[in-house]
RNA sequence: AUUCCGGUUGAUCCUGCCGGAGGCCACUGCUAUUGGAGUUCGACUAAGCCAUGCGAGUCGACUGGUUCUUCGGAACCAGGGCAUACGGCUCAGUAACACGUGGGUAAUCUACCCUCGGGACGGGGAUAACCCCGGGAAACUGGGGAUAAUACCCGAUAGGUGGAGCGGUCUGGAAAGAUGCUCUGCCCAAAGGCUCCGGCGCCCGAGGAUGAGCCUGCGCCCGAUUAGGUUGUUGGCGGUGUAACGGACCACCAAGCCUAAGAUCGGUACGGGCACUGAGAGGUGGAGCCCGGAGAUGGGGACUGAGACACGGCCCCAGGCCCUACGGGGCGCAGCAGGCGCGAAAACUCCGCAAUACGCGCAAGCGUGACGGGGGAACUCCAAGUGCGCCUACGUUUAGUGGGUGCUUUUGCAGAGUGUAAACAGCUCUGCGAAUAAGGGCUGGGUAAGACCGGUGCCAGCCGCCGCGGUAACACCGGCAGCUCAAGUGGUGGCCGCUUUUAUUGGGCCUAAAGCGUCCGUAGCCGUUCCAGUAAGUCCUUGGGUAAAUCCUGCUCCUUAAGAGUAGGAAUUCUGAGGAUACUGCUGGAAUAGGGGUCGAGAGAGGUCGGAGGUACUCCGGGGGUAGCGGUGAAAUGCUGUAAUCCUCGGGGGACCACCAGUGGCGAAGGCGUCCGACUAGAGCGAGCCCGACGGUGAGGGACGAAAGCCAGGGGAGCGAACGGGAUUAGAUACCCCGGUAGUCCUGGCUGUAAACGCUGCGGGCUAGGUGUUGCACGCUCUACGGGGGCGUGCAGUGCCGAAGAGAAGUUGAUAAGCCCGCCGCCUGGGAAGUAUUACCGCAAGGUAGAAACUUAAAGGAAUUGGCGGGGGAGCACCACAAGGGGUGAAGUCUGCGGUUUAAUUGGAUUCAACGCCGGAAAUCUCACUGGGGGCGACGGCAGGAUGAAGGCCAAGCUUACGACUUUGCUGGACGAGCCGAGAGGAGGUGCAUGGCCGUCGUCAGCUCGUACCGUGAGGCGUCCUGUUAAGUCAGGCAACGAGCGAGACCCGUACCCUCGGUUGUCAGUAGCUCUCUGCGGAGGGCUAGACACAACGGGGGGACCGCUGGCGCUAAGCCAGAGGAAGGAGCGGGCGACGGUAGGUCAGUAUGCCCCGAAUCCCCCAGGCUACACGCGGACUGCAAUGGCUAGGACAGAGGGCUCCGACUCCGAAAGGAGAAGGAAAUCCCAAAACCUAGCCCCAGUUCGGAUUGUGGGCUGGAACCCGCCCACAUGAAGCCGGAAUCCCUAGUAAUCGCGUGUCACUAUCGCGCGGUGAAUACGUCCCUGCUCCUUGCACACACCGCCCGUCACACCACCCGAGUGAGGUCCAGGCAAGGCAAUGUCCUUUGGGCGUUGUCGAGUCUGGGUUUCGCAAGGGGGGUGAAGUCGUAACAAGGUAACCGUAGCGGAAGCUGCGGUUGGAUCACCUCCU
Repeated sequence: AUUCCGGUUGAUCCUGCCGGAGGCCACUGCUAUUGGAGUUCGACUAAGCCAUGCGAGUCGACUGGUUCUUCGGAACCAGGGCAUACGGCUCAGUAACACGUGGGUAAUCUACCCUCGGGACGGGGAUAACCCCGGGAAACUGGGGAUAAUACCCGAUAGGUGGAGCGGUCUGGAAAGAUGCUCUGCCCAAAGGCUCCGGCGCCCGAGGAUGAGCCUGCGCCCGAUUAGGUUGUUGGCGGUGUAACGGACCACCAAGCCUAAGAUCGGUACGGGCACUGAGAGGUGGAGCCCGGAGAUGGGGACUGAGACACGGCCCCAGGCCCUACGGGGCGCAGCAGGCGCGAAAACUCCGCAAUACGCGCAAGCGUGACGGGGGAACUCCAAGUGCGCCUACGUUUAGUGGGUGCUUUUGCAGAGUGUAAACAGCUCUGCGAAUAAGGGCUGGGUAAGACCGGUGCCAGCCGCCGCGGUAACACCGGCAGCUCAAGUGGUGGCCGCUUUUAUUGGGCCUAAAGCGUCCGUAGCCGUUCCAGUAAGUCCUUGGGUAAAUCCUGCUCCUUAAGAGUAGGAAUUCUGAGGAUACUGCUGGAAUAGGGGUCGAGAGAGGUCGGAGGUACUCCGGGGGUAGCGGUGAAAUGCUGUAAUCCUCGGGGGACCACCAGUGGCGAAGGCGUCCGACUAGAGCGAGCCCGACGGUGAGGGACGAAAGCCAGGGGAGCGAACGGGAUUAGAUACCCCGGUAGUCCUGGCUGUAAACGCUGCGGGCUAGGUGUUGCACGCUCUACGGGGGCGUGCAGUGCCGAAGAGAAGUUGAUAAGCCCGCCGCCUGGGAAGUAUUACCGCAAGGUAGAAACUUAAAGGAAUUGGCGGGGGAGCACCACAAGGGGUGAAGUCUGCGGUUUAAUUGGAUUCAACGCCGGAAAUCUCACUGGGGGCGACGGCAGGAUGAAGGCCAAGCUUACGACUUUGCUGGACGAGCCGAGAGGAGGUGCAUGGCCGUCGUCAGCUCGUACCGUGAGGCGUCCUGUUAAGUCAGGCAACGAGCGAGACCCGUACCCUCGGUUGUCAGUAGCUCUCUGCGGAGGGCUAGACACAACGGGGGGACCGCUGGCGCUAAGCCAGAGGAAGGAGCGGGCGACGGUAGGUCAGUAUGCCCCGAAUCCCCCAGGCUACACGCGGACUGCAAUGGCUAGGACAGAGGGCUCCGACUCCGAAAGGAGAAGGAAAUCCCAAAACCUAGCCCCAGUUCGGAUUGUGGGCUGGAACCCGCCCACAUGAAGCCGGAAUCCCUAGUAAUCGCGUGUCACUAUCGCGCGGUGAAUACGUCCCUGCUCCUUGCACACACCGCCCGUCACACCACCCGAGUGAGGUCCAGGCAAGGCAAUGUCCUUUGGGCGUUGUCGAGUCUGGGUUUCGCAAGGGGGGUGAAGUCGUAACAAGGUAACCGUAGCGGAAGCUGCGGUUGGAUCACCUCCU
């Protein structure tokens, strides 16, 4: 500053609402020093009720009287005059000439006041006070007597007024007015008063001023869920009445009058000047002040008067209150104070008439709760202050705290003066003294200020909105600190702004809310070109008016300011006059571009009616024919031996109209499809034709309007809601199947709705193109001449693409959603709800119009990234399949887990990615669990302690046991665990506070960045496409070009070769020694020398790269085949694990925050448990045997380990093992092979298979094998004869199979990790299953499908609707009663006057009945909303597993299902057509 900010999302843009920041008003919490100003203060609710006092009197210069007297006069009573109709209060009523504004009064009045003119003559009778006598409780009142006036009356004169006549003049727009004269009717003046002698008064007429009455143009809230209202109503003639017009009132006559430009009715409300807010336009308000109105407890009425229908007057009714002697009376604070009540809500029963002003008065003056003052209230505005320095101590300097000292004195306190009606305040002066004076809110974001402490632990609480709080809370409560405003500061409610969120300024409607289903057309609104006139709109000038206050500007006065004064301006509208004439309007004339008409040749499923035809289907009949048919994913129900299905012939019936057929045609839309005819409507094209703006739109209104549905009558083949049956299923009121009724069809009528959609109203103009197609016309060209073909142009239609532009984007783009104009309809957060009610329509179903309470912070649109899909495509994987091999799942045993049990069976891990896992093979230990026993506090404080602590000990007791404890005693010589803190320790808690490490996605090929580009943006592109790869590997293309982390490369092992080295390795050749066997030829072993050739080991190097050839591919990348090679396309095997996800696992490896225990949750010991056992699951081992088992003999590894260790070898033992013992801290010594081979036996059996289980005996380790170890021998000899559904692993030295080593370890391996031996089968593929990656698509998911989400039912609360009825009002109509008023009239009293009647009329109130409307309560009924964890299902979102939705109909616990028609706002694949 004409302004934004928070909240829908994973993120984005938009729509949209909610909230925040500003100003004003009322109440309120906490707090508070002073002054000034103010039009502030019971308006909001109760126009409710009021005790008490006061609020209207005055005049002796009108009169009478009484009392007093200082004789001047005063007080009082009464008559009289004027005033009391002003001022003051309030806002109930009133939607109206009430108000505002401008006019009119030729339809009027006006006391007091002013001006002018003229007058005041003659008489009369009363009455109050007073006196007397009464009534009454009182209020008051009756009778008799006396008297005065500026009181009252009569007469006169003047005058006024009505009628008739005569005539001029004046004013004026216009005489009906004014004025003169004549006649006449009516009314009929005065106070010759008072006096202070100045004067004050009285009467008549005219004029003025002031005030008032009446009329009128315009303005003046909401509701149509109020559409018709009206009978004195509208007008006329004549009257009545009034100051005056009028239907105001009355009689008669006529039948009008108002209304969609909103009458009537209902609701609300005093109106205006103005006030608040706003840039303004507006919106909201109408308290206070001013103007106007209305009211005075509710209602009615008149009197008096100039003026009233009268707040502080009268009469009456009603309701309320008071007094009462019960007969009767009295009162009206919406005046000032004050009280009660009501409420969130509002002051003293103050002072004064000094000022201003009003009434009376000649005046002096009197009166005035008007007013002027004071008191109370932070109610508003304005102004001021709560100090300023210096030194010093503390504090890390700062910030601050304490002490000392100096200065100033507003305010404060004290005093004097001034001020005032009197005071208060203020002002001036003097003195004292920093003294007497700071709070509220906030500190997560918005929003300025805490990543502070303590408490709490989804509790208590906070929060305008978003949101905080579930043990580390910047958000709760407190402390400290900080921010902000400041004598204030916060809260609640209301209004404006913000909000362009009601849009005139200044919005929208394809998809966000929003175009009526379509057309015709009334009113209205809008309307082509030219000429002339006019001047209503419009514009300019000018006059009046727009009260004051308010507002703006200048100046002046309060010390300043607020405030006040003064001058000017503004105050849009209204009104008079003059002028302008472009535009709009109006009048007249002309034109033809809009529109209409006429003529012509063509196009078309346009409509209605009639006739004709065709195939299929079904039924019936005849013939043929025989066992099934039909139906489905698979079935069944069903049909069929009374002959089906099937074939054939004939007949009947109803419905429908293939191909042609086309984002082709026609129609306003719905909709329209065989052929022919009749009738009929519209559009396009062509024409030098005709009319001449006749037009556009269209509120109301009317017509048409798919399907379903309804009524009546037909018809009924097929299909087919409902219904019956069969399946499916957990269920299946469904999807599938067999039947089948309404209906579908026709005629006549009704209904009037659809996703009635292009989700896009109608008409007109303008704004690049390209390309199809339909109709007509024209041109060129070809022609077999046809109504033919091709090309092009124009007009009209209908598609696609697309520039600019538009749009939130998707998209749209001459068929606009672009740029403009006209008119209509509609929208204003979501839900409640298209519901309720009401009205209209309908036979009904229902339709049309259409809310609110309450609830909620979002609901929504488009697009983006991901994830997901019982979507699609491509690629890939033995933790996928296929082809194969071997297993698991059955048995026994071992082991882990669950469950159960138990004193305890400690704890963790739970799909893949827990379950021989925590290296977790627990006898004790481990150990965390259970039972029992014992022990422990660094340091500090307080108790205790040389009157002897801690510790130790004999005996006894206790105890399973123990100087552990207790008793008694001894010893000992300084500490001490009794209390409070604080520690050590904790396998106590939190892996959802963490580090570190690990699993897993991942045997994956992905994840990103820089710059540029695209997009408003999230984001995209790059990273896509094609080919290729194990690979985002590489190549080519491309708005991208490059790069990084991954992949690869790299490292280790292994396979081949070369080279170097030589011990502990090796021994081919050579030599020596020695042993065994011998067929004497020799063979074999060992040792030494020697050698290093081979092997092995340890270093170093080479080798493999699609390098070569051929083919495929693009001449590429690469792929296939081949050669060579030890190895071939990554040679093989490993290590290495991207950005990240999984709140994955681990606090029980260690570390570690916080919390907890702290003499026990710490430490030690003993015993038990982790080993339980009805069961379930995982992983293994051993098997079920002959490819085997048993016996005997024989052979060949690698990699490891070894000192309280491996242990050769010898002896003992049947064996396990034992007794000795060499060698070996190791290429030296030791542990140390099996399958296999050879020979023999077994002969298919629960076995010579299998070994569980159990018994006996023995051995080893260990402190200890009972719970609970391993081994040996003998005996025993279980299940098991190849394993259901399901499921696991594996592609080569692999699977399978065989053993060996090692880790753990005192002992114990069916486990883990390694090692070698033997050694296959099958694919050379695929995407079917399971998954992964990429692209694409849908999405209402984003905690991301283990997602989201719908409806019934159950429970609780809330508001609402219906409701038999019941209660209380408002209002209207009719009738009864009726106070009282008015008019006329009769009668009585002696009169002014009054009483009693009668008639007419008005009539408050009250009673009765009825209509209408509002509110309260209500048994019961109904749906709706809301609510951490309820029940049933799964409807929707993915093709949501039967695409969804709309209308309609039927049915069903519920979502819902089904039929008919419609829509795409449906995925997917294929085909046709069209476009680029």